[in-house]
Context: one part of a larger RNA
C1' cells in the first nucleotide's frame, strides 16, 4: 500500500523451512554356531558423543554508575574525613542482565506408497516358472506424521465479538520497555503506575561517619548482623508523560 468503512481475537493450512547422526555397555547367552579358538542373528534395556532448541533454579564467567581492602601522588587551609589521576591504579567479593564450563528437551514409534531381493497363485509352454492378469513381504531411501513459519495462498480465506458518519478509527508528540541498527513491536500518556524520584522489602558489601573507653602508639572494643547498596520485587502522582494537530467521508451494512 493491497485484501473495497474500521478495531480486536481466535483459526483453517496452500506452500515453505527445520530434523534425520552414532557409540559403548547390560540382558537374551557363554546360548545358536564351532574340534577348539572365539562367537552371533533376531529381541529387550542402559548410558554417552556431537549436533539442535530453550532456559538461568543449581555450578561458573561477565558485571568500567555496587560494597569493601589498599599504594603513590595532587586538591578540599589543616586533623579527622573524602575527592581527582595512575589499565575500573592495584587487590577481594558481587545484584540485575547476557551467558557455557551449567540445567532442561529432541532425533523417536506409527502409517502409506516402493528399491534390489524374497513369495503366493499362474498360464503362454499338460511340466516348469514371483508374471504375462492377479495378490503378498521388504529400506536409515520417498509420501505423511512430531516440530516451526505461513492468506500478498493478489486464487489477498473462515469464524467471533464490538465500533461509526469530520465518525470509528490510525497517526504525530511524550513517558518507557526481558522490543530494537533505523524503523518497527509492546505497555502507558492524569479516567494515569509508563520511566525517574520518594517508601518499604529483596540481593550485594561485611560493622560507615561521629562519639566513648583501652593503649606510648600502630590500632582494638562498643554504640553496630553497622554503614552504604546500578539494572530487582511493591507501593506511592512528588516529576515528567500537557495543551494540541493531522489523516480518515466517495461504491460497506442501516
Nucleotide at each position: 500500500c493491497g485484501u473495497u468503512g474500521g478495531a480486536c481475537c481466535a483459526u483453517u493450512g496452500a506452500a515453505g523451512g527445520a530434523a534425520u547422526u552414532c557409540g559403548u555397555c547390560c540382558c537374551u547367552a557363554g546360548u545358536a554356531c564351532g574340534a577348539g579358538a572365539g562367537g552371533a542373528c533376531c529381541g529387550g534395556g542402559a548410558u554417552g558423543a556431537a549436533c539442535a532448541g530453550a532456559c538461568c533454579g543449581c555450578u561458573g564467567g561477565u558485571g568500567u554508575a555496587c560494597c569493601a581492602g589498599u599504594u603513590g601522588u595532587c586538591c578540599u587551609a589543616u586533623c579527622a574525613a573524602g575527592g581527582g589521576c595512575a589499565u575500573c591504579g592495584c587487590u577481594g567479593g558481587a545484584u540485575a542482565g547476557c551467558u557455557a564450563c551449567g540445567u532442561c528437551u529432541g532425533g523417536a514409534u506409527c502409517g502409506g506408497a516402493u528399491a534390489a531381493c524374497c513369495g503366493c497363485u499362474g498360464a503362454a509352454a499338460g511340466c516348469a516358472u514371483c508374471u504375462a492378469a492377479g495378490c503378498g513381504g521388504g529400506a536409515a531411501g520417498c509420501c505423511g506424521g512430531c516440530c516451526c513459519u505461513g492468506a500478498g495462498a493478489u486464487g489477498a480465506a473462515u469464524g467471533g465479538u464490538c465500533c461509526c458518519u469530520g465518525a470509528a478509527g490510525a497517526g504525530c508528540c511524550g513517558u518507557g520497555g526481558a522490543a530494537g541498527a533505523c524503523c518497527a513491536c509492546c505497555a502507558c500518556g492524569u479516567u494515569g503506575a509508563u520511566a525517574g524520584g520518594c517508601u518499604g522489602c529483596a540481593c550485594g558489601u561485611g560493622u560507615a561517619a561521629g562519639g566513648a573507653a583501652c593503649g606510648c602508639g600502630a590500632g582494638u572494643u562498643c554504640c553496630u548482623c553497622a554503614g552504604c547498596u546500578g539494572a530487582g520485587c511493591a507501593g506511592u502522582a512528588c516529576u515528567a508523560a500537557u495543551c494540541g494537530c493531522u489523516c480518515g467521508u466517495u461504491c460497506g451494512a442501516g
Large-subunit ribosomal RNA, domain VI from uncultured bacterium W5-102b, 254 nucleotides, folded computationally. The prediction has a mean pLDDT of 87. The full RNA is in RNAcentral, with records from ENA and SILVA.